This is a predicted structure of a 121-nucleotide RNA (FMN riboswitch aptamer (RFN element)) from uncultured Acutalibacter sp. NCBI's taxonomy places the organism under Bacteria, Bacillati, Bacillota, Eubacteriales, Acutalibacter. The sequence is in RNAcentral, with records from MGnify.

[in-house]
Formats: sequence, C1' cells, structure tokens
RNA sequence: GUCUUCGGGGCAAGGUGAAAUUCCUUACCGGCAGUGAAAGUCUGCGAGCGCCUGCUGAGUUUCGGCGGCGUUGAACCGGUGUGAUUCCGGUACCGACGGUACAGUCCGGAUGAGAGAAGGC
Repeated sequence: GUCUUCGGGGCAAGGUGAAAUUCCUUACCGGCAGUGAAAGUCUGCGAGCGCCUGCUGAGUUUCGGCGGCGUUGAACCGGUGUGAUUCCGGUACCGACGGUACAGUCCGGAUGAGAGAAGGC
C1' cells in the first nucleotide's frame, strides 16, 4: 500500500391508568484508543444532530457520496500502593434523533455507519 474478517450492552418484580418495558418504586447496561495500574464520569476518538458562499455524482428549487467547521452527557470521599479521578470500599451521577402515555433499556433509520482490532498478500 492492498484485501479479508471482526467491530454495543441493558427494564426482572411491583404500583397507577382505558392505554406506559416511556410515569412511580425498584432493576439492569457501559463502544474504541490512550493514560506509571484495569476508566460509562480523566485525555482524545466514534456514532447522532446542525451549517458550508468546498469537491463530486444523478432526470438537478432536490437527493446522495467525499471533505471541512460547529455541536455532542456524567464523580466525589476513604483505603492500598513508587505509581490508580482507572484497583478495593462507600455514596452519587450520565446516556442522540424519529415513533408511541413522557424511553439509556421497546420499535425505526440500521442486513447502515464507525473509532478501531485481528489476519492474509
């Protein structure tokens, strides 16, 4: 350099109601790389969303591909240790868009995309 494969988990039990895995009690889940030591909450990346007076394709007020810019959640205390906001103990907190009785967990875009990981040549 090129090709192939892989690459996200989770409402059990109960309450109210005509209707809720969406509300209430409670339960459960945690992408990728890095960091003196293992991270949902540190640093950065990815997905989502918005914009473009950037390139490009199409039967062209539009739709798509590539690129750029912007936006994008949350943690403290104690302990061990040379070293940990990463381990142990405790108590907290967070979770795109569309649909629907208000959704991190259901359905949908998505048999998609993707940080990246492994392997072949």
Its Rfam family is "FMN riboswitch aptamer (RFN element)". From the family's description: The RFN element is a highly conserved domain that is found frequently in the 5'-untranslated regions of prokaryotic mRNAs that encode for flavin mononucleotide (FMN) biosynthesis and transport proteins.